[in-house]
Formats: sequence, structure tokens, C1' cells
RNA sequence: UAAUCAGGGUAAACAAUACUGCCCCAUUGUGAUGUAAAUCACAUUGAAAACUCCUUUAAUUGCUGGAAACUCUGUUAAAUAAGCGCACUUUAACAGACAAUCAGCAGCCAAGCAGAGUAAAAGUUUACUCUGAAGGUUCAACGACCAGAGCGUAGCUCGUACCCUCAAGCGAGGGGAAAUGGGGAGAAUCCUACGGGAUUAUGAUAUGGUCUGAUCUGCCGAGCGAUCGGUAG
Repeated sequence: UAAUCAGGGUAAACAAUACUGCCCCAUUGUGAUGUAAAUCACAUUGAAAACUCCUUUAAUUGCUGGAAACUCUGUUAAAUAAGCGCACUUUAACAGACAAUCAGCAGCCAAGCAGAGUAAAAGUUUACUCUGAAGGUUCAACGACCAGAGCGUAGCUCGUACCCUCAAGCGAGGGGAAAUGGGGAGAAUCCUACGGGAUUAUGAUAUGGUCUGAUCUGCCGAGCGAUCGGUAG
């Protein structure tokens, strides 16, 4: 981080929960790199811990290749069962569905960084354009919109942004947020060949919030089926 049982609630969504899968960190051990602190890989085990401030929030398209366990579907085989057979149930294999999520190509992108050019001027600054590297987008439940606030920070607060309802309008009522990514500066601990270096977790394939075509129900289409797509309420 993810739900399909039991328990709560519900039309459902939701919330909680994990024996299971995946990810992160630490302890111990082995190997490789490094002067070293350490880093990477694999295995074992699981007590505690994992810094502060400033700044940025844009793009959000078109394709492609994968995916664990649980659960579900189909086929085959065996077992169980009362006299036999079938069904149910259990186990195994194969093929699918769903899916936490892992990526690749093209295009595009805020602030900052590197390079080139143009313009202005206070003469070494500012603005704009192009190119490049990193990173992001693609990658939510199909998706739309808003955001990066304040404080005494395991959280609390505002009624701000935004959304919904009513109203011709003035307005009224209801709901209600705020990086873990990019850039810059510092701090702490450790190492040093004294030049400097290492570490300070993960979470965004939607985080917070409001909506919604998701969810629920009906109908249509594809499929043996699980399910998938469309449409309406």
C1' cells in the first nucleotide's frame, strides 16, 4: 500500500481490518565498490527511529510491453460420498478475468540549472526566444475542477479557493481543502588522502478537498463464463 470472509454502516459507495502479496527501513551475515564514513545485491531477524526553512505547481496527449498473492470463471484429472451414477465439496494442472502496481517510445512541461542568440541599460544585470540534461506528464474508479494557507504540527484551525442547492437579481443555505514530487539554502550525525565527502525511509498509477459518466439498478452488444464496452435512471 492493496479487500474477497467475520464485525460496523449502507441501495451501493464508505470506513475499519491483513493470516496474504508488493514496497521501505533497521539488525546480523556474505560478496562487490570505496582511504573511510558508506553504497549496491542476496539471505536472516523485527526493538526503536527516520530534520528545518524558502520557493515552484506547468504539461496532464497518442501508443506499447509486463504484473504477485487473494478472490472469481472455464476445462481436465483424482479424491470424498449411501449400493451405483450425477450434483455439491476438496486438491492439482492448464487457460482466462480482476488487480496493488513495474516500465518503454513519441509529444508536451512551472520554477531552477547548462549553452547559444536578440533587446534594453544602471556595465554586468534584467526580459524574451531556441537547444540540452535531470525530473514530471502519459500512469485516478473513465474522468472534471481547486490547491500548496495559518498555528502551539501523531494534529488543530479558517470558513479562503472550489463545489452543490434555492433565487430574475441582491443574496441565502449546505459541504469544504492545502507535497511525500522539482529547485534552493541550512542543521545534525559520521568519515577523511584535510581538497572534501557520506547519511537524514517509503507514500502522488490522485495526496487533500469538492464533484462525477465510477459505485447501484435497467436495457443493448461481445464472451461458454468470470467479466468488458455502450446507454439511461

Group I catalytic intron, 233 nucleotides, folded computationally. Model confidence (mean pLDDT): 75 of 100. Rfam family: Group I catalytic intron. Rfam links the family to the GO term Group I intron splicing. Rfam describes the family as follows. Group I catalytic introns are large self-splicing ribozymes. They catalyse their own excision from mRNA, tRNA and rRNA precursors in a wide range of organisms. The core secondary structure consists of 9 paired regions (P1-P9). These fold to essentially two domains - the P4-P6 domain (formed from the stacking of P5, P4, P6 and P6a helices) and the P3-P9 domain (formed from the P8, P3, P7 and P9 helices). The secondary structure mark-up for this family represents only this conserved core. Group I catalytic introns often have long ORFs inserted in loop regions. The window size for this search is chosen to minimise search time and catch the small examples. A larger window size will find more matches.